[in-house]
Context: one part of a larger RNA
Molecule: large-subunit ribosomal RNA, domain VI
Organism: Candidatus Kuenenia stuttgartensis
RNA sequence: CGUACGAAACUUGCGAGGAUUCUUCUUUAGUACGAGAGGAUUUGGAAGGACGUUCCUCUGGUGUGCCAGUUGUCGCGCUAGCGGCACGGCUGGAUAGCUAAGAACGGAACGGAUAAACGCUGAAAGCAUAUAAGCGUGAAGCCCGCCUCAAGAUCAGGUUUCGGAGGGUUUAACCCGAAAGUCCCCUGGAAGACGACCAGGUUGAUAGGCCGGACGUGUACGUGCAGUAAUGCACUCAGCUAACCGGUACUAACGGACGAUUG
Numbered sequence: 001c002g003u004a005c006g007a008a009a010c011u012u013g014c015g016a017g018g019a020u021u022c023u024u025c026u027u028u029a030g031u032a033c034g035a036g037a038g039g040a041u042u043u044g045g046a047a048g049g050a051c052g053u054u055c056c057u058c059u060g061g062u063g064u065g066c067c068a069g070u071u072g073u074c075g076c077g078c079u080a081g082c083g084g085c086a087c088g089g090c091u092g093g094a095u096a097g098c099u100a101a102g103a104a105c106g107g108a109a110c111g112g113a114u115a116a117a118c119g120c121u122g123a124a125a126g127c128a129u130a131u132a133a134g135c136g137u138g139a140a141g142c143c144c145g146c147c148u149c150a151a152g153a154u155c156a157g158g159u160u161u162c163g164g165a166g167g168g169u170u171u172a173a174c175c176c177g178a179a180a181g182u183c184c185c186c187u188g189g190a191a192g193a194c195g196a197c198c199a200g201g202u203u204g205a206u207a208g209g210c211c212g213g214a215c216g217u218g219u220a221c222g223u224g225c226a227g228u229a230a231u232g233c234a235c236u237c238a239g240c241u242a243a244c245c246g247g248u249a250c251u252a253a254c255g256g257a258c259g260a261u262u263g
Stems, first nucleotide, its partner, number of pairs: 001152001005163007015149004021049006033038001051106005059100004066093005071086006111143002117137004166176003181258004185201005206252003209248005216240002222235005
């Protein structure tokens, strides 16, 4: 820009892509077959490998703005307590998120037309012949079926709902404001390279803050007591705590624009 008024949702599926894998054990059965050795077709059941999709409850990894311990040194006048630097100084743990080695699930079944192959009926050719007319069986393959995208599928599809009330003038397929609605902008996000998508914008819980909780760490500072002291014990399962779960307008979501009346 188009899809012959302007919008918002929900859809159909032309078509395209993906997947459609392999093994073992077991039952049938030590059966058929075979002198024996050996050893099935078929049918049912089970387990697994690799691959793929989704996810983070569990097991782990990471987690440089969480907690604790600790060495050297410097600083805060000193002590105490903290902070800086030293690979996050080192060490032990670890929330959310992300993640695999972790978790769940998938390949199918049923159909249709067939290949090789195997048949029925059957003449040409009184027989025979699966073929000449006709009719079947038959594969991980083909078309469906399963998953994803999909109406720019220009033959541009379908359904539902919403809007259609004015003014000006040079009377025009004009201009102004305004409808449903949309966008810019703003607050953000389990969304994201950027656009996009999603949640919100005071008739508000969108983010931050604050409050409560969870999770993590592991018993803070200070004081008292015991000990010559290092240190230990009590207050104290304390103190602190990111991204998690709720609540609460305290802070910030201000402000602006576009947008039908056509045939």